[in-house]
């Protein structure tokens, strides 16, 4: 330099163009003498950045940044 993949909650990851989710973690309540386990609930996302297409974009297109793999 070229090609490919990835970037979504604190962490690991889902997500057919039509209300952004799960597990773990955090917090609250129930339970217990207490802790743990278990059960119920709550908070936490401007979906890497900037443009474009579209009635509508996490999803499609372009550029950029970062991470990984391959080729040279």
């Nucleotide at each position: 330099g070229g090609g490919c993949g990835g970037u979504u909650a604190g962490c690991u990851c889902a997500g057919u163009g039509g209300u952004a989710g799960a597990g773990c973690g955090a917090c609250u309540c129930u339970c217990u003498u207490a802790c743990a386990c278990a059960g119920a609930g709550u908070a936490g996302g401007c979906c890497a950045u900037a443009g474009g297409u579209c009635c509508g974009a996490g999803u499609c297109c372009u550029a950029u940044a970062c991470c990984g793999c391959c080729c040279a």

Transfer RNA from a Candidatus Wildermuthbacteria bacterium, 72 nucleotides, folded computationally. The coordinates come from a structure-prediction model, not an experiment, and the mean pLDDT is 83. The same sequence occurs in records of 4 taxa. The sequence is in RNAcentral, with records from ENA. Rfam family: tRNA. By type it is a transfer RNA. NCBI's taxonomy places the organism under Bacteria, Bacteria candidate phyla, Candidatus Wildermuthiibacteriota.